[in-house]
RNA sequence: GGCAGCGUAGCUCAAUGGUGGAGCGAUCGUUUCAUAAGCGAUAGGUUGCUGGUUCGAUUCCAGCCGCUGCUA
Numbered sequence: 001g002g003c004a005g006c007g008u009a010g011c012u013c014a015a016u017g018g019u020g021g022a023g024c025g026a027u028c029g030u031u032u033c034a035u036a037a038g039c040g041a042u043a044g045g046u047u048g049c050u051g052g053u054u055c056g057a058u059u060c061c062a063g064c065c066g067c068u069g070c071u072a
Stems, first nucleotide, its partner, number of pairs: 001071007010024004018055001026042005048064005
């Protein structure tokens, strides 16, 4: 340099065009003499950035940025 894949919550990952969720973690409550575990609730997202297509984009398209792999 060329090709391919990936980028979503603090972490690991879902969501194949129609209100973005789960587990772990955090906070609060409950339980206990107390802690942990258990149970319940709550908060936490400009979906890497900029455009395009569409009534509507995490999803489709283009460019850019970053990471990984293959190849010369």